[in-house]
Molecule: Bacterial RNase P class A
Organism: Alphaproteobacteria bacterium
RNA sequence: UCAGAUAAACAGGACAUAGCUGGCGGUUUCCGUCAGAGGAAAGUCCGGACACCAUGGGACAGCAUAGCGGCUAACGGCCGCGCGGGGCAACCCGACGAUCAGAGCAACAGAGACGAGUCGAUUAAAUUCGAGUGAAACGGGCAAUCUCUAUGCGGUGCAACUUCAAAUAGGUUCUCGUACAAUCCGUCCCAGAUUGAGAACGGGUAGAAGGCUUGACAUUUGCAGUAAUGCAAAAUGCAGAUUAAUUAUGUCCACCAUAGCAAUAUGGAACAGAAUCCGGCUUAUCGUUUAUCUGACUUA
Numbered sequence: 001u002c003a004g005a006u007a008a009a010c011a012g013g014a015c016a017u018a019g020c021u022g023g024c025g026g027u028u029u030c031c032g033u034c035a036g037a038g039g040a041a042a043g044u045c046c047g048g049a050c051a052c053c054a055u056g057g058g059a060c061a062g063c064a065u066a067g068c069g070g071c072u073a074a075c076g077g078c079c080g081c082g083c084g085g086g087g088c089a090a091c092c093c094g095a096c097g098a099u100c101a102g103a104g105c106a107a108c109a110g111a112g113a114c115g116a117g118u119c120g121a122u123u124a125a126a127u128u129c130g131a132g133u134g135a136a137a138c139g140g141g142c143a144a145u146c147u148c149u150a151u152g153c154g155g156u157g158c159a160a161c162u163u164c165a166a167a168u169a170g171g172u173u174c175u176c177g178u179a180c181a182a183u184c185c186g187u188c189c190c191a192g193a194u195u196g197a198g199a200a201c202g203g204g205u206a207g208a209a210g211g212c213u214u215g216a217c218a219u220u221u222g223c224a225g226u227a228a229u230g231c232a233a234a235a236u237g238c239a240g241a242u243u244a245a246u247u248a249u250g251u252c253c254a255c256c257a258u259a260g261c262a263a264u265a266u267g268g269a270a271c272a273g274a275a276u277c278c279g280g281c282u283u284a285u286c287g288u289u290u291a292u293c294u295g296a297c298u299u300a
Stems, first nucleotide, its partner, number of pairs: 001296010012253007020036007038271001042282002045280005050157004062153005067081005082096001083094004097148002102146002104142002114139002119130003161210004171201006181195004217237003220233005255268005
């Protein structure tokens, strides 16, 4: 210098003006002040917290996982080691239990392909031998086919759940009325009930509030451990909307591309976007930067 491998970081910045959401304060229909998306907020694929419902015990069925050990609240995640495969290497990938319990499967070629036999030669005898085909030729292979073994799994998800609670309609209770009228008690009479009015109570809907964001939290340092991770200390940091805020405009600087000797000019700037909260996995992503390592070549 070129070609790679692995692990990380950033995801424009400053100022001005106007506005939106939330907290706090005030002289409260306004004003001031502070804060206001992500590395994936995404897919909702795993694992938990939390809430409610269900739940006598066991078994079957179903689903998931699968080398060994460790980490963790937990995991199908992560770390270490082994084994197998790929790469010159750094390194990467692995669906990596069991085929002496049972079933199923094997293209083409080949005489014959999973169950014992068949083909050629040979022998008393399936007794012995096997050129060639094929991934595999009689003993095995495939469990990413069923199956077996071991382990785990109750269900629904914050639209969970809880509280307050309007109008209208209906419900329950009480009071008044039962004068008149209608219906019912087979008919007639009496009595009773319902239809009426008022009051109270309670359920539930709209709506409002809680759950709601300070936590298995992040950052820094030290210690233990190969590592994942754990422990300790200190200070600092912290979105909470509900048709749904997190914005718009302007100027300057920075980045990239093109043109130019240069000054500069023009253009570009991704994926996406919180909604109960965490730990992972997977997928999307403009343009850059850093660290460590590998191979080849060159120079000293």